Context: one part of a larger RNA
RNA sequence: GAACGCUGGCGGCAGGCCUAACACAUGCAAGUCGAGCGGAUGAAGAGAGCUUGCUCUCUGAUUUAGCGGCGGACGGGUGAGUAAUGCCUAGGAAUCUGCCUGGUAGUGGGGGAUAACGUUCCGAAAGGAACGCUAAUACCGCAUACGUCCUACGGGAGAAAGCAGGGGACCUUCGGGCCUUGCGCUAUCAGAUGAGCCUAGGUCGGAUUAGCUAGUUGGUGGGGUAAAGGCUCACCAAGGCGACGAUCCGUAACUGGUCUGAGAGGAUGAUCAGUCACACUGGAACUGAGACACGGUCCAGACUCCUACGGGAGGCAGCAGUGGGGAAUAUUGGACAAUGGGCGAAAGCCUGAUCCAGCCAUGCCGCGUGUGUGAAGAAGGUCUUCGGAUUGUAAAGCACUUUAAGUUGGGAGGAAGGGUUGUAACCUAAUACGUUGCAAUUUUGACGUUACCGACAGAAUAAGCACCGGCUAACUUCGUGCCAGCAGCCGCGGUAAUACGAAGGGUGCAAGCGUUAAUC
Numbered sequence: 001g002a003a004c005g006c007u008g009g010c011g012g013c014a015g016g017c018c019u020a021a022c023a024c025a026u027g028c029a030a031g032u033c034g035a036g037c038g039g040a041u042g043a044a045g046a047g048a049g050c051u052u053g054c055u056c057u058c059u060g061a062u063u064u065a066g067c068g069g070c071g072g073a074c075g076g077g078u079g080a081g082u083a084a085u086g087c088c089u090a091g092g093a094a095u096c097u098g099c100c101u102g103g104u105a106g107u108g109g110g111g112g113a114u115a116a117c118g119u120u121c122c123g124a125a126a127g128g129a130a131c132g133c134u135a136a137u138a139c140c141g142c143a144u145a146c147g148u149c150c151u152a153c154g155g156g157a158g159a160a161a162g163c164a165g166g167g168g169a170c171c172u173u174c175g176g177g178c179c180u181u182g183c184g185c186u187a188u189c190a191g192a193u194g195a196g197c198c199u200a201g202g203u204c205g206g207a208u209u210a211g212c213u214a215g216u217u218g219g220u221g222g223g224g225u226a227a228a229g230g231c232u233c234a235c236c237a238a239g240g241c242g243a244c245g246a247u248c249c250g251u252a253a254c255u256g257g258u259c260u261g262a263g264a265g266g267a268u269g270a271u272c273a274g275u276c277a278c279a280c281u282g283g284a285a286c287u288g289a290g291a292c293a294c295g296g297u298c299c300a301g302a303c304u305c306c307u308a309c310g311g312g313a314g315g316c317a318g319c320a321g322u323g324g325g326g327a328a329u330a331u332u333g334g335a336c337a338a339u340g341g342g343c344g345a346a347a348g349c350c351u352g353a354u355c356c357a358g359c360c361a362u363g364c365c366g367c368g369u370g371u372g373u374g375a376a377g378a379a380g381g382u383c384u385u386c387g388g389a390u391u392g393u394a395a396a397g398c399a400c401u402u403u404a405a406g407u408u409g410g411g412a413g414g415a416a417g418g419g420u421u422g423u424a425a426c427c428u429a430a431u432a433c434g435u436u437g438c439a440a441u442u443u444u445g446a447c448g449u450u451a452c453c454g455a456c457a458g459a460a461u462a463a464g465c466a467c468c469g470g471c472u473a474a475c476u477u478c479g480u481g482c483c484a485g486c487a488g489c490c491g492c493g494g495u496a497a498u499a500c501g502a503a504g505g506g507u508g509c510a511a512g513c514g515u516u517a518a519u520c
Base pairs, nucleotide, nucleotide: 002516003515004514005513006512009367010366011365012364013363014362015360016359017325022323023322024321026320027319028318031070032069033068036067037066039064040063044059045058046057047056048055049054050053077278078277079276086203087202088201089200090199091198092197095195096194100191101190102189103188104187105186106185107184108142110140111139117132118131119130120129121128122127148157149156150155162183163182164181165180166179167178170177171176204250205249206248211241212240213239216238217237218236219235220234221233222232223231253275254274255273256272257268258267259266260265280301281300282299283298284297303314304313305312306311331357333356334355335354339353340351341350342349343348370400371399372398373397380391381390382389383388404461406456407455408454409453410452414447417443418442419441420440421439422438423437424436425435426434464509465508466507467506468505469490470489471488475504476503477502478501479500485492486491
């Protein structure tokens, strides 16, 4: 965070499985980089051969399975566990920190593999095996070491990778070298951010739970961690906690806040924000800066599915959606236009985060359902002392208006950026390249038939619900006869019921009104 009954015109803003952390069909929710790498693909163009419509060669747009890099530890969900390994407040020292910012010093020279691919084979499938070939910003040595680390202070140890754009001389094996710009890479110092750890105080109920504890409490020494520490192990000592409530049992994520209240308090923890924990159940580690990892791996278990019976596959407490449970809770929607995130040099790609739309009176707020006039006090209804009273200016009639809904035309803002061209500054050997600024031009909106503005027509399309004995605003008649029924409490009903049922009238709220539940 409501539900149920009756009723229901419009809009704005919010909210929407509180129950089974029950089981899940289907689709989507984490990718990206060809400016790291070798392949494959091969639009288009050029050349050659000529058989004049084919073949070959070169350049090479596009696309990409694989290797490699970064990201899948964020974002999103849920509250099962947890009474303290959590949370809140205030401190602390023995730590790590990818990307980012600033500084310092480098980026030399080699090597061996492997996927893709090819051949062969196994398997129903999932998938796998053998042999052969190949590249790298993948992997491994060597050299060097300002700072760094270790040290018995003598010394010792440890790095790296290239890619893209452009170019005047010079060299060239025509690949390039060389120079330069940008992005990277290595080592290290500092910052920022994030994270780990420790201490104190606070943090629900039960004593019909009074004793609990052997890695337990402390020390020494090994080990281990990024780091202090019984964190772990060997030995030694016998400690440690407890009526200021240990231990045990039950319940529970915590906080900022929310509701209420004059406050003190009491209750609560939906939405939003911070922290924690979990990801079918239990356990474990690997990779990595960061996980013991929701859409990763391994093992065990329950369940479901496929199977050729040999063996395999899966995990919605992501967004929708289904069954089930329940008093009860929505669409298998649109877009990346904006904000933000990941990757990328960029264009861009991905993004059920997000922004929007749909459904629901679930809540709050606003508006409307006409306005003025109109007494023959019409008709009808109801009551009546039969004279009348009331419904009631209410209706009709007459004169107006047109909000909202409807039809139609116009129309902001959310757009910042991006591309192309020109120009100036910086960089540089350079009027290349690149970066930044300025100018011109072009282009990007899911929402959206947007908000808003104008025109048109016509009172036209729009009122219910509960109550009327007292508390408590609002009364009569008929029916019924301790019956049927009402009821929050007191209590009504047994023949004149303002209390039951109906009608007329009235009162209160109003697109709601009542009831139930919950809290102060």